Predicted 3D model of a 102-nucleotide RNA (Guanidine-I riboswitch aptamer) from a Halomonadaceae bacterium. The model forms 100% of the base pairs in the Rfam consensus. The source organism's lineage runs through Bacteria, Pseudomonadati, Pseudomonadota, Oceanospirillales and Halomonadaceae.

């Protein structure tokens, strides 16, 4: 000095809308607390959910010896529009460690 790898999965949670279920309001029927609509500026389940959140399992690299189905270190840093994609809708999802900026 020059090259590689610098990762993958699920779970939580930040945050999100409203397709369900609830819940509120209104008609309707009153024989069942149903049926229809409307509403997320309804707190909630279902549900979407982080590159820069959180912790885990894998991988990967590296070192030790008593050489094993072993022990151990180590996976750094990470400020980010505007717009635009999905999905029932939207988001810290995806375009995107982008564009930029230091």
């Nucleotide at each position: 000095g020059a090259a590689a790898u610098g990762g993958a999965c699920a779970g939580c949670u930040a945050g999100g809308g409203u397709u369900c279920c609830g819940g509120u309001c209104a008609a309707c029927g009153c024989a069942g607390u149903g049926u229809u609509g409307a509403u997320g500026c309804c707190u909630g389940g279902u549900c979407c959910g982080a590159g820069a959140g959180c912790g885990g399992u894998c991988g990967a690299c590296c070192u030790u010896c008593u050489a094993g189905c072993a022990a151990g270190g180590u996976u750094a840093c990470a400020c980010g529009g505007c717009g635009g994609g999905a999905u029932a809708a939207a988001a810290g999802c995806c375009c995107g460690g982008g564009a930029g900026g230091u």